[in-house]
Context: one part of a larger RNA
RNA sequence: UUGGGUUUAAAGGGUGCGUAGGCGGUUUGGUAAGUUAGAGGUGAAAUUUUUAGGCUCAACCUAUACAUUGCCUCUGAUACCUGCCGAGCUAGAGAGUAGUUGCUGUGGGCGGAAUGUAUGGUGUAGCGGUGAAAUGCAUAGAGAUCAUACAGAACACCGAUUGCGAAGGCAGCUCACAAAACUAUAUCUGACGUUGAGGCACGAAAGCGUGGGUAGCAAACAGGAUUAGAUACCCUGGUAGUCCACGCAGUAAACGAUGAUAGCUCGUUGUCGGCGAUACACAGUCGGUGACUUAGAGAAAUCGAUAAGCUAUCCACCAGGGGAGUACGUUCGCAAGAAUGAAACUC
Numbered sequence: 001u002u003g004g005g006u007u008u009a010a011a012g013g014g015u016g017c018g019u020a021g022g023c024g025g026u027u028u029g030g031u032a033a034g035u036u037a038g039a040g041g042u043g044a045a046a047u048u049u050u051u052a053g054g055c056u057c058a059a060c061c062u063a064u065a066c067a068u069u070g071c072c073u074c075u076g077a078u079a080c081c082u083g084c085c086g087a088g089c090u091a092g093a094g095a096g097u098a099g100u101u102g103c104u105g106u107g108g109g110c111g112g113a114a115u116g117u118a119u120g121g122u123g124u125a126g127c128g129g130u131g132a133a134a135u136g137c138a139u140a141g142a143g144a145u146c147a148u149a150c151a152g153a154a155c156a157c158c159g160a161u162u163g164c165g166a167a168g169g170c171a172g173c174u175c176a177c178a179a180a181a182c183u184a185u186a187u188c189u190g191a192c193g194u195u196g197a198g199g200c201a202c203g204a205a206a207g208c209g210u211g212g213g214u215a216g217c218a219a220a221c222a223g224g225a226u227u228a229g230a231u232a233c234c235c236u237g238g239u240a241g242u243c244c245a246c247g248c249a250g251u252a253a254a255c256g257a258u259g260a261u262a263g264c265u266c267g268u269u270g271u272c273g274g275c276g277a278u279a280c281a282c283a284g285u286c287g288g289u290g291a292c293u294u295a296g297a298g299a300a301a302u303c304g305a306u307a308a309g310c311u312a313u314c315c316a317c318c319a320g321g322g323g324a325g326u327a328c329g330u331u332c333g334c335a336a337g338a339a340u341g342a343a344a345c346u347c
Stems, first nucleotide, its partner, number of pairs: 004318003007301002012315001014202004021195003025089007033082002035077008049065001051063004092192001093189003096185006104178007111155001115151008126137002163170002207248006216242002221237004259314006267292009296303002320347003329340004
């Protein structure tokens, strides 16, 4: 660079909302900007090409014609397509009404099991731990067991190929508040849509700041083992942290390694939430979530109506390996660092 790509070879932004911009359903009238026809002007010369001519030929030179696919102006056309203006429509989108659903979110309250600790009772010599041991705990009475009290954290079974959420993620019970999706209906609005550079918001774990909290677990650290050594794996302890409140940080194999939206494309079989019809049967329909598969796709593995098939629109990203997600600069951050992001050189 491209008639190219992005599940796994380089490549989908972590996710949403949304500005500019891009793209945009259906009917009709107008306009004539795009579009389209003709004319005029301009589009330097040289070069290239055409036809002639001049150097004895040729190169070279001279004349001539075309071309210069463009731009500007004027006058028309407008059946169709796009734009703009006006008036409509209801199939997209949204609102309403009636139901349904869920580990969706936020803030309260409550619960039992387990663990640890404290106090008291019973009771006596071990307990604990390992491949085997030892460090450790224990006659100042441990471990075991019973009773009572307190504390913090997490919610066994149900539990699933389940469900919900934009993603991160979400699970004891219950209350309040908030949000969402789906179904039925077809009452209303009348294209209000889609994508989305910047921007804004959310964003696991670890980490940071201030103040609390600390049962268990546990980086660091200490000791005991193992070993040639053992800054490890195993064991005994154990501090940050893990928990809460308020701020910051903004990254993950943030994964379906698969951007969003819309339409089209053979079947089979589960399951969740509705509708309809009900009888525990049966098949239908809408939305989700799984398995197999036709056509088709694919380098293959595989994908296959939840597409990686066939199309349309918009955004993001890729361009041999290393150097390197480094250096420099800039922005952000308390810091850790994050974002942006090269080159020399080398194979």

The part of an RNA shown here (small-subunit ribosomal RNA, central domain) has 347 nucleotides and comes from an uncultured bacterium. The full RNA is in RNAcentral, with records from ENA and SILVA. It matches the Rfam family "Bacterial small subunit ribosomal RNA".